[in-house]
Context: one part of a larger RNA
RNA sequence: UGACGGGGGCCCGCACAAGCGGUGGAGCAUGUGGUUUAAUUCGAUGCAACGCGAAGAACCUUACCUGGCCUUGACAUCUCCGGAACUCUGCAGAGAUGCAGAGGUGCCUUCGGGAACCGGAUGACAGGUGCUGCAUGGCUGUCGUCAGCUCGUGUCGUGAGAUGUUGGGUUAAGUCCCGCAACGAGCGCAACCCUUGUUCUUAGUUAUCAGCACUUCGGGUGGAGACUCUAAGAAGACUGCCGGUGAUAAACCGGAGGAAGGUGAGGAUGACGUCAAGUCAUCAUGGCCCUUACGGCCAGGGUUACACACAUGCUACAAUGGACGGUACAGAGGGUCGCCAACCCGCGAGGGGGAGCUAAUCCCAGAAAGCCGUUCCCAGUCCGGAUUGGAGUCUGCAACUCGACUCCAUGAAGUAGGAAUCGCUAGUAAUCGCGAAUCAGCAAUGUCGCGGUGAAUACGUUCCCGGGCCUUGUACA
Numbered sequence: 001u002g003a004c005g006g007g008g009g010c011c012c013g014c015a016c017a018a019g020c021g022g023u024g025g026a027g028c029a030u031g032u033g034g035u036u037u038a039a040u041u042c043g044a045u046g047c048a049a050c051g052c053g054a055a056g057a058a059c060c061u062u063a064c065c066u067g068g069c070c071u072u073g074a075c076a077u078c079u080c081c082g083g084a085a086c087u088c089u090g091c092a093g094a095g096a097u098g099c100a101g102a103g104g105u106g107c108c109u110u111c112g113g114g115a116a117c118c119g120g121a122u123g124a125c126a127g128g129u130g131c132u133g134c135a136u137g138g139c140u141g142u143c144g145u146c147a148g149c150u151c152g153u154g155u156c157g158u159g160a161g162a163u164g165u166u167g168g169g170u171u172a173a174g175u176c177c178c179g180c181a182a183c184g185a186g187c188g189c190a191a192c193c194c195u196u197g198u199u200c201u202u203a204g205u206u207a208u209c210a211g212c213a214c215u216u217c218g219g220g221u222g223g224a225g226a227c228u229c230u231a232a233g234a235a236g237a238c239u240g241c242c243g244g245u246g247a248u249a250a251a252c253c254g255g256a257g258g259a260a261g262g263u264g265a266g267g268a269u270g271a272c273g274u275c276a277a278g279u280c281a282u283c284a285u286g287g288c289c290c291u292u293a294c295g296g297c298c299a300g301g302g303u304u305a306c307a308c309a310c311a312u313g314c315u316a317c318a319a320u321g322g323a324c325g326g327u328a329c330a331g332a333g334g335g336u337c338g339c340c341a342a343c344c345c346g347c348g349a350g351g352g353g354g355a356g357c358u359a360a361u362c363c364c365a366g367a368a369a370g371c372c373g374u375u376c377c378c379a380g381u382c383c384g385g386a387u388u389g390g391a392g393u394c395u396g397c398a399a400c401u402c403g404a405c406u407c408c409a410u411g412a413a414g415u416a417g418g419a420a421u422c423g424c425u426a427g428u429a430a431u432c433g434c435g436a437a438u439c440a441g442c443a444a445u446g447u448c449g450c451g452g453u454g455a456a457u458a459c460g461u462u463c464c465c466g467g468g469c470c471u472u473g474u475a476c477a
């Protein structure tokens, strides 16, 4: 100087408390451990691994296993030889591949040949998701959006170092003020950026009877530029004003005006560093290793196994509910190898059909909870939907291992979950549906977004956890 303390002081955080809803019990989904296996590829392992890499494992993916094959190789450059490239067919085979046959003869040319491409030979070489993340770059997590981390000069100290950065106030903040052997500065904080909340200007093939006219009644048409909206610019919030408290300071409390008030709300943004944290399997890369195999091709299988254990979720156990009928209101996205309307068929998944749309124009697209009625009457039930049988639909060469969905039948556990444990302070929790990426299809209940309805509680900081500053002890570095 740090680190640590079941030392002290001050302060903060959904850290506790106060509340609301969960997990832990059930069934299922997904991940992991374990076990099994020819293989169940590999990585991630307290917080910070476990719906994680994977924003899509039937083949492919795929790295694993079994079997069948190749050896200058699936890919790159160079040397030599031959042939345009390419297209089609037959046979064998699980295919990779092998054998055989047919068509085709292009472009440039100094007629030697050359360019692209294909086949063969030779060796230089290719190739490796093989090892080492404790050799590395890059990227990332975490403490933590915590308020800290440092430097120059000066001063003090023999020196390590200190001072500044401590102190009195204050703040979300090393934020600001005052004081001070310090005076300044840098990286962080804040602001500048994006979205959202109000208004104005500009612009009107979205929207509008607002006012007029027509209307097969639908902004459908003429028309309008008011409103909504869209998207460019601008204004607006700064403790600016008033009162009080305070050191007359910084600031705090209350008020006015205002759409918004004291960082308005949300996002992006992550200082010096810590964990030899994670990743050699995104990529790159040193070293080591393999080279008729640890490389490459193919078929089938496996990653989907199942006594069990854990993690994260979904659905429930019902009446604030289930079922049936009627009816209302979003936002944000996606669409030409695509989204697919009207209409017809089918109980339905879906099929037929073909209009429109490269999209504020057409389509996906019926939002759901809600509201209005009817029914059920506390029951393992008209709750719950697992499991299983049968029949189908769709995607795709192909749904046996191993897809999703539909219909009929079947109806399991479950009557609120022990010890323990998690999230959340407002348009939040809870609850309700919608969309997208990946994607032929889909195991999505996941992830990322979007809107609808919309709470309760916070006395307080004694205690648990984490953190910041000052101080103290130490046989620790």
Stems, first nucleotide, its partner, number of pairs: 001477002003474003007471007015461002019424005026315008034306002042053002064301007073125001077124002079121005086103007107114002127290002130288003136284002138279003141275001143273001148187006154163003167178003193267004198235007212222003238261001241255005317417001321376007333364003338357002343352003383414001388409007430453007
Molecule: small-subunit ribosomal RNA, 3' major domain
Organism: Spongia lamella